Overview
Guanidine-I riboswitch aptamer from Anaerosalibacter bizertensis, 103 nucleotides, folded computationally. The sequence is in RNAcentral, with records from Rfam. Model confidence (mean pLDDT): 81 of 100. Its Rfam family is "Guanidine-I riboswitch aptamer". Rfam describes the family as follows. This family represents a conserved RNA structure found upstream of the ykkC and yxkD genes in Bacillus subtilis and related genes in other bacteria. The function of this family is unclear although it has been suggested that it may function to switch on efflux pumps and detoxification systems in response to harmful environmental molecules. Gene Ontology term of the family: regulation of gene expression. The literature on the family includes a 2021 paper in RNA by Trachman RJ 3rd and Ferre-D'Amare, "An uncommon [K(+)(Mg(2+))2] metal ion triad imparts stability and selectivity to the Guanidine-I riboswitch". Taxonomically the source falls in Anaerosalibacter (Bacteria, Bacillati, Tissierellales, Sporanaerobacteraceae).
RNA sequence: UGAAAGUGUGCCUAGGGUUCCGAAGAAUAAUUCUUGUCUGGACCGAGCGGUACAAGUAUUGGACAGCCAAUACUACACCGAGGGGGGGAAAAGCCCGGACGGG
Numbered sequence: 001u002g003a004a005a006g007u008g009u010g011c012c013u014a015g016g017g018u019u020c021c022g023a024a025g026a027a028u029a030a031u032u033c034u035u036g037u038c039u040g041g042a043c044c045g046a047g048c049g050g051u052a053c054a055a056g057u058a059u060u061g062g063a064c065a066g067c068c069a070a071u072a073c074u075a076c077a078c079c080g081a082g083g084g085g086g087g088g089a090a091a092a093g094c095c096c097g098g099a100c101g102g103g
Base pairs, nucleotide, nucleotide: 007054008053009052010051011050012049015044016043020041021040022038023035024034025033026032027031055074056073057072058071059070060069061068062067076098078101082096083095084094
């Protein structure tokens, strides 16, 4: 805030770090080490971002047994610390969590 239901997933973005690739540097026999205060590839990724598809609520009309269709609705939303964070490192607006707290 609403008569009611106000949900889930995919794709993407803000954002995020550094296992892997690449880049830069150093030492080299092989290659190893350092740097994310390296634009990147790839990866993680929003309750209060975008989009799509489902799903739900109400009304009406068909079915006659719980299905189908149409229309409308699915609102609003300030916030630390702490903990978690797979194969495969770490972080995050990810998860605990619309928490605790506040208005």